[in-house]
């Protein structure tokens, strides 16, 4: 100095004036959803957003066992948990630095491969080779049956190397074989097995067998290995305030954590009638509707896997321990306007330059029970290691 | 705030679960019917399957991201 590439931040700062919303702390009386008033403290994000995992809370009495259903998917750590984070391995991309990978099994098992093509997974023959071998024609020889020979026929039949068809054609490539050809043989890649050695393992490196038998999808059902109970803060508990605990259906048990079994827990009485099975009618209970009624305030709910800074242990994610800190809680919903300086960027003018004057411009988005993650948007900027080329010394 | 569904021709909808050809009605067009119009009848035009990315030889349908609309969820008895 040009092009990268990785991680980390930041997300305009000061000061008037004028307001919101919450605490605390005073005063008023009209004692409540109340009003004032303060040189008081505190007030939005890196994603608060998509709601795409995951986890605390809560609530459904509970427990067991089978079947469904849903996730997860190389290994080995971290973690409260994880479709999240480190570390390693393999593949794939990039000259590198780096980056990106839903990355278990297709010799369990069904299913699917449209068109085209001979054939699509039990391989199979359209063109083309070939025709050694049988067979047929011709011609010769011996003599009535059979031998020779014919760059012959292409009937049977043999091939799968070329060629054609597809996304994909049954190991690839030379070579040696052959009638013509093939793992049919042989070397080298692959593939499979098998034994050592290196790794905690995924996995790698050797070396020895094996003649290839095994096409492709599992983001098709599935298998195999783990792992999950649903529903959510409008969960859920307490207070007041009103209204008709009123009509219908369906069930007789309900919970039972999706079903289903067992166990357990709550929960069923009463009248008629009966051929003694049982039936019909209240009532009860449970689930749905339909109608009525109020639409008021509290708590959950702001001290947490919390944040800052440090010591140890770890490569790392992180995890111990020590010292400080309090850090938004609204409920139609508060965190904002103005103006003055200055910072940042983009345009333009003066200036040789250093500078200097003027006009714009400032993104994405904004808590609602909190938390870890992950995706997705985001103007502009700061710092640190790195990585390739070129210059200069 | 929470939860679920939905996007295909101008309008309304199937197809997607189980991947290969995108249907149906109404509207539209063009002809025939009639004196003209409606109705009838016969033919026909039209679709990035909401964008974007992957999985497949192949995606409307299968996965994963954003975009947009809708619909339901208070308490009391």
């Nucleotide at each position: 100095g040009a092009a990268g590439g990785u991680g980390u931040c930041c997300g305009g700062g000061c000061g008037g004036c004028c307001g919101c919303g919450g605490c605390c702390g005073c005063g008023c009386c009209u004692u409540g959803c109340g009003c004032g008033c303060g040189a008081g403290c505190c007030g939005a994000g890196g994603a608060a957003a998509u709601u795409c995992c995951g986890g605390g809370c809560u609530u459904c009495a509970c427990c067991g066992g089978g079947c469904a259903g849903g996730g997860u998917g190389c290994c080995g750590g971290g973690u409260a948990a994880c479709c999240c984070c480190c570390g390693g391995g393999c593949g794939c991309c990039g000259c590198g630095a780096g980056g990106c990978g839903a990355c278990g099994g297709a010799a369990a098992g069904u299913g699917c491969c449209a068109c085209a093509g001979a054939a699509a997974a039990u391989a199979c023959a359209c063109c083309g080779c070939c025709g050694a071998u049988g067979g047929c024609c011709c011609g010769c020889c011996c003599c009535c049956g059979g031998g020779c020979g014919g760059c012959g026929c292409a009937c049977a039949g043999g091939u799968a190397a070329g060629g054609g068809u597809g996304a994909a054609a049954a190991g690839g490539c030379g070579a040696g074989g052959u009638a013509a050809g093939a793992g049919c043989u042989c070397a080298c890649c692959g593939c499979g097995g098998c034994g050592c050695c290196g790794g905690u393992a995924a996995c790698g490196g050797c070396g020895c067998c094996g003649g290839c038998a095994c096409g492709g999808c599992a983001a098709a059902c599935c298998c195999c290995a783990c792992c999950c109970g649903a529903a959510g803060c409008a969960a859920g508990g307490c207070c007041g305030c009103a209204u008709a605990g009123g009509c219908g259906g369906c069930g007789g048990g309900a919970c039972c954590c999706g079903c289903c079994c067992g166990g357990g827990u709550c929960a069923c009485g009463c009248g008629c009638c009966u051929u003694c099975g049982g039936g019909c009618g209240c009532g009860c209970c449970g689930c749905c509707g339909c109608g009525g009624g109020u639409a008021g305030g509290c708590c959950g709910c702001a001290a947490g896997a919390g944040c800052c800074g440090g010591u140890c242990g770890g490569c790392g994610a992180c995890g111990u321990c020590c010292g400080g800190c309090c850090u938004a809680g609204a409920u139609g919903a508060a965190u904002g306007g103005u103006c003055g300086c200055c910072g940042u960027c983009u345009c333009u003018c003066c200036g040789c330059g250093a500078g200097g004057g003027g006009a714009g411009a400032a993104a994405c988005a904004g808590a609602a029970c909190c938390c870890g993650g992950a995706u997705u948007a985001u103007g502009g900027g700061a710092c640190a290691c790195c990585u390739u080329c070129c210059c200069g010394u | 705030c929470g939860g679920g569904g939905c996007g295909u021709a101008g309008c309304g909808c199937a197809g997607c679960c189980u991947g290969g050809u995108a249907g149906c009605g109404c509207a539209c067009u063009u002809g025939c019917u009639u004196g003209g119009g409606g109705u009838g009848c016969a033919a026909g035009u039209g679709g990035u399957c909401g964008g974007c990315c992957g999985u497949u030889c192949a995606a409307a349908u299968c996965g994963g991201c954003u975009c947009g609309c809708c619909c339901c969820g208070a308490c009391c008895a």